RNA sequence: AGAGUUUGAUCCUGGCUCAGAAUCAACGCUGGCGGCGCGCUUAACACAUGCAAGUCGAACGGGAAAAGAGGAGCAAUCUUCUGAGUACAGUGGCGUACGGGUGAGUAACACGUGGAUGAUCUGCCUGCGAGUGGGGAAUAACUUGGGGAAACCUGAGCUAGUACCGCAUACGUCCGGGAGGAGAAAGCCGAAAGGCGCUCGCAGAGGAGUCCGCGGCCGAUUAGCUAGUUGGCGGGGUAAAGGCCCACCAAGGCGAAGAUCGGUAGCCGGCCUGAGAGGGCACACGGCCACACUGGCACUGAAACACGGGCCAGACUCCUACGGGAGGUAGCAGUGGGGAAUCUUGCACAAUGGGGGAAACCCUGAUGCAGCGACGCCGCGUGGGCGAUGAAGGUCUUCGGAUUGUAAAGCCCUUUCGGCGGGGACGAUAAUGACGGUACCCGAAGAAGAAGCUGCGGCUAACUACGUGCCAGCAGCCGCGGUAAUACGUAGGCAGCAAGCGUUGUUCGGAAUUAUUGGGCGUAAAGAGCGUGUAGGCGGUGCCGUAAGUUUGGUGUGAAAUCUCCCGGCUUAACUGGGAGGGUGCGCUAAAGACUGCGGCGCUGGAGUGUGGGAGAGGAAGGCGGAAUUCCAGGUGUAGCGGUGAAAUGCGUAGAUAUCUGGAGGAACACCGGUGGUGUAGACGGCCUUCUGGACCAUGACUGACGCUGAGACGCGAAAGCGUGGGUAGCAAACAGGAUUAGAUACCCUGGUAGUCCACGCCCUAAACGAUGCAUGUUUGGUGUGGGUCAUUCAGUUGAUCCGUGCCGGAGCUAACGCGUUAAACAUGCCGCCUGGGGAGUACGGUCGCAAGGCUGAAACUCAAAGGAAUUGACGGGGGCCCGCACAAGCGGUGGAGCAUGUGGUUUAAUUCGACGCAACGCGAAGAACCUUACCUGGGCUCGAACGGGGCCGGACCGGCGGUAGAAAUAUUGCCUUCCCCGCAAGGGGCCGGUUUCGAGGUGCUGCAUGGCUGUCGUCAGCUCGUGUCGUGAGAUGUUGGGUUAAGUCCCGCAACGAGCGCAACCCUCGUCCUGUGUUGCAACCCGCAAGGGGCACUCUCAGGAGACCGCCAGCGACAAGUUGGAGGAAGGUGGGGAUGACGUCAAGUCAUCAUGGCCUUUAUGUCCAGGGCUACACACGUGCUACAAUGGUCGGUACAACGCGCUGCAAACCCGCGAGGGGGAGCCAAUCGCGAAAAGCCGUCCUCAGUUCGGAUUGCAGGCUGCAACUCGCCUGCAUGAAGCUGGAAUCGCUAGUAAUGGCGGAUCAGAAUGCCGCCGUGAAUACGUUCCCGGGCCUUGUACACACCGCCCGUCACAUCACGAAAGUGGGUUGUACUAGAAGUCUGUCCAACCGGCCCAAGGUAUGACUCAUGAUUGGGGUGAAGUCGUAACAAGGUAACC
Repeated sequence: AGAGUUUGAUCCUGGCUCAGAAUCAACGCUGGCGGCGCGCUUAACACAUGCAAGUCGAACGGGAAAAGAGGAGCAAUCUUCUGAGUACAGUGGCGUACGGGUGAGUAACACGUGGAUGAUCUGCCUGCGAGUGGGGAAUAACUUGGGGAAACCUGAGCUAGUACCGCAUACGUCCGGGAGGAGAAAGCCGAAAGGCGCUCGCAGAGGAGUCCGCGGCCGAUUAGCUAGUUGGCGGGGUAAAGGCCCACCAAGGCGAAGAUCGGUAGCCGGCCUGAGAGGGCACACGGCCACACUGGCACUGAAACACGGGCCAGACUCCUACGGGAGGUAGCAGUGGGGAAUCUUGCACAAUGGGGGAAACCCUGAUGCAGCGACGCCGCGUGGGCGAUGAAGGUCUUCGGAUUGUAAAGCCCUUUCGGCGGGGACGAUAAUGACGGUACCCGAAGAAGAAGCUGCGGCUAACUACGUGCCAGCAGCCGCGGUAAUACGUAGGCAGCAAGCGUUGUUCGGAAUUAUUGGGCGUAAAGAGCGUGUAGGCGGUGCCGUAAGUUUGGUGUGAAAUCUCCCGGCUUAACUGGGAGGGUGCGCUAAAGACUGCGGCGCUGGAGUGUGGGAGAGGAAGGCGGAAUUCCAGGUGUAGCGGUGAAAUGCGUAGAUAUCUGGAGGAACACCGGUGGUGUAGACGGCCUUCUGGACCAUGACUGACGCUGAGACGCGAAAGCGUGGGUAGCAAACAGGAUUAGAUACCCUGGUAGUCCACGCCCUAAACGAUGCAUGUUUGGUGUGGGUCAUUCAGUUGAUCCGUGCCGGAGCUAACGCGUUAAACAUGCCGCCUGGGGAGUACGGUCGCAAGGCUGAAACUCAAAGGAAUUGACGGGGGCCCGCACAAGCGGUGGAGCAUGUGGUUUAAUUCGACGCAACGCGAAGAACCUUACCUGGGCUCGAACGGGGCCGGACCGGCGGUAGAAAUAUUGCCUUCCCCGCAAGGGGCCGGUUUCGAGGUGCUGCAUGGCUGUCGUCAGCUCGUGUCGUGAGAUGUUGGGUUAAGUCCCGCAACGAGCGCAACCCUCGUCCUGUGUUGCAACCCGCAAGGGGCACUCUCAGGAGACCGCCAGCGACAAGUUGGAGGAAGGUGGGGAUGACGUCAAGUCAUCAUGGCCUUUAUGUCCAGGGCUACACACGUGCUACAAUGGUCGGUACAACGCGCUGCAAACCCGCGAGGGGGAGCCAAUCGCGAAAAGCCGUCCUCAGUUCGGAUUGCAGGCUGCAACUCGCCUGCAUGAAGCUGGAAUCGCUAGUAAUGGCGGAUCAGAAUGCCGCCGUGAAUACGUUCCCGGGCCUUGUACACACCGCCCGUCACAUCACGAAAGUGGGUUGUACUAGAAGUCUGUCCAACCGGCCCAAGGUAUGACUCAUGAUUGGGGUGAAGUCGUAACAAGGUAACC
């Protein structure tokens, strides 16, 4: 000193949370010793038992007993002395008002601090002065009688005194103006000296009472309180002033600087925290106060209204003979109870202190000690050194090792603490020691008896494995856990602290998060809607005075303890002794005189007045005007009008709309009109008149600080709304109808009432906004505009100045946006307001209002955010620019039929699996009869169907040809053959088989654990980086802009300059030419029947080159890039086609191509075999083929290709068959032979619009081919059969040129099996105005509450669960007011005194009626919360009707 948490990221605001310190603590786990402290925070709840206040015989009268000794007596017994004038009760004195406890009450002179007491008291103590003479009458004890269970009461009688009462005296005292008067005493001890007392005074010390200034809690949802109340006069009362009390008189007193009322609370020194200022606390120690079961009361006394005294009342407990009595632990221990929780019924008066006493001494649960408790603080220990096979064990592992770890063991050493034995204090300078055989010292033994707790995702130091699988659980905040969890549990390791460690509670801190120090209010929470103005706060300038504030000096006080510093005592520390400081405060005093205040005299700059001007929708009242709408009357006129996206309701043939004339009535005032004007704001708009407010300019005559702000208060205050009465043309909530819609209580339309208008009276709120309080001063500029003045000009031209009103911008400010002389800058004064979101501007209360409602304004509960500004994206039923067979323009299809094929669904033992919008569906599959094959049924195998390593055995068990059983796998068996290499051999190796072992195997799961590959956006033009610059930052710039392009293609400009991946080019192919090549190709030539010869010009083939670059010209453009046109050219602006796919997106697809982590399986989810299935079939969809016909079909004739393929192959000629095909086999490993016929086309024939000579499905029969095998389930042929179908609804697809369309041909796969796929050539179009719209995309911009990004976000009702709160007929408590009643004890008082009785006052109680508050209440109201409920779609984009108040 900070950190975590709102976001995709950023800055800010803002809350929540953490790290620190502390504690009268408690709880969990653990626990060796000592010292010093502390220990009922709750029930001021109730208490058994013991103890806690007595003492004095030297104040007084009495006065034992036990026991011992003696005497008398037979003994019982009597008696003397000692015990002893002792114990003891009583009278009397002093003490019991201290000490000890507690914090209930108390918001108060209770406390603190400083004063006053000239308004007072004071026992014991100290000092001083004076005195202490003489009498008297009683009474307890005691004796005796009586009552009572007891407590105790009572009659009679005796008696003493330091008890009581007088008389005398009176230094001083008191009363009185004075004269004068009043008022005391006690003795005891001692042989004595003397001592202790007593009385009256004065003084002191210490103590107490009373009064005053100042200070310290919360609530205004408590605003008025007060009759002894405030004061006076007189009296009473007290120690004492005083309404303290009383009579009379007056009507005051307190209060927004908070009275009264309510709640809470003992106050302080101090303690904790904090840098401090503050905040919190008040337990221990110390001071003060209050209380003593609850309430009241007095007595005694120096002092009490008295903790261990009294009386009364009440509650409770106990005793009782039922008649009555007794009691008060908030003293020390202790018990019960309450509670998370707080100790021994200990020892001693040895010390310190207190009471009594002359003293000895007695008393003392004050105190000194001990006990219990890790409750706190402090100190110490649980060992030290050496020790590497880095042991074992544990854990992890990439299997190599790493780690635990010098740790252990082992060797050497020490003995604090504890335990054992011995000695033994100080505290007491003579005696006396509870503590205590304690502290301390000595000795011997032995590493011996002594370590845990919490944490390890980030904050926050510390990481791995296993288990678990959104389960169990964790969590202070953020958040972990859904199969690879450093976050759960366990283990190992590690980190932190340590006799403790964690947790919980509480306080301060961090929090500048209540901001005096030290915050804010345009948009985050926050400026009151606006003014006038009271109190208050603040206030221009000169001089004089004063000294309240202020500053300085001195002084008193601020108790001790605590705190700081220094020094000292316990071995150290905690603890403790001494000294000094500090104690921010208050009082007194002196000085100063700047500033503030106060008083006085001035000033004119602030403010105001006067005078002179002009401007203005400023306000109020009255009057007037025209345009328009509507209505009424009339004319003209005819079928529609009106309205909408389109319609309909509505109006109209009874004459509308339209048009003309006239009239009525109400409301509003076009143009001018302007970010123009006026007003404090709301607001104000035709014209005229009257009344009236304010501002501005000029002048500088007057006043002389008269000012600013403004809590309360008062006034004004849009619209809507309310009351009464008018008015009502238009508009128009509600309402009605028509539409729209799934619905449409809306948006749209037709109507339409309140209302809108006027008068008067209320209401008092708005996004009442500049979301910006008022006032004053200061601080660079530019440019508009309104009003005035001055100067100037030909000019109403220009300039200056004052007041207003806008825009842009500098410094500065701001989180940014922005503000910026009209501040959100710099300063000052005053007011208002804010302190996380929700709950909520709600509830309750109060107040205002006729009501609606306004103002004031919470809490419980709940969340970890809610927000502001800006950034990058994405998105928009936002905008701009641009592109694409995207639309449009065209051509041909699909969707209808039949069939083929794929898919869904269904079915099935199985119909294996995958692919699902585009981007799954003639897809994986370039070809399922068996095989394939992964599926099903059944039969088999388990080292296994395939493969690697090791051990053992064997050597033809291999191979070939058979047999038997079986569906086959398989089992068994017969015959034939009898392996290779090295080595002389033995033997070894290979190979094969068997057996055994370690590995196997899996098309099982997870494509959401992965690699690789692929699809898609998209061949779209984009995606980035370095450096620089800008910005607090995310980021921006570059990449935007102006042009241009197919293109981020290029040019220009520019705080950017460069670069990379993409684009383009380089590659292949087609098109032209050239060169080369020349067989199997070609062919002009020669001979020729052919073979052959010769040739390579042409075609062709294969190589290599040339060619195209906006190069040339012209226009446009900016002299650019480029573009348009032209020339030339085979080709012209990327010439056509292909290959080539940026950063990335879709958790896209694939674990079934392959690879691979993890999981699962191992006589099975592996493997072998047979058969079946993948080919099913009510249906639905996709992709295709063939058609529906005449641009056609049939038949006949006839012409022209290219790419390819061929040895388990292509196969000619020829023969057979109607044909599929069969036979045959020449030739060909191919520019040579073969497939091979190209078809559409062309020439002709028939068909003539029909379910046909179209169409060919389906079915029957007969055949062919492949193959081990065509039943399920192949293809082909012939004959026969001849279905649907006559151009296809909504919708939808492809294509821009050699393209579409159309015709055939080839190939891969393949035994066979294409309408699919991949290629080839032939014939060969139409159309594109254009970019409004649909789809997709690119760039710029805008809005956003989206960022898993619109398939987003999100609102409200309803339903369910749960929580807290409000209302509620009431019900039950507590506190309290008022009135009345009551009246114990007691003070005072009346009756001459006393007693009794009575009176005033008065506690508890009672009656009545209020107030406040708490709890509860059927029911009810909204609110909060709760993964996947219902209905809609309100908001965020123009959110689809802009939103909001």
Predicted 3D model of a 1445-nucleotide RNA (small-subunit ribosomal RNA) from an uncultured bacterium. Model confidence (mean pLDDT): 86 of 100.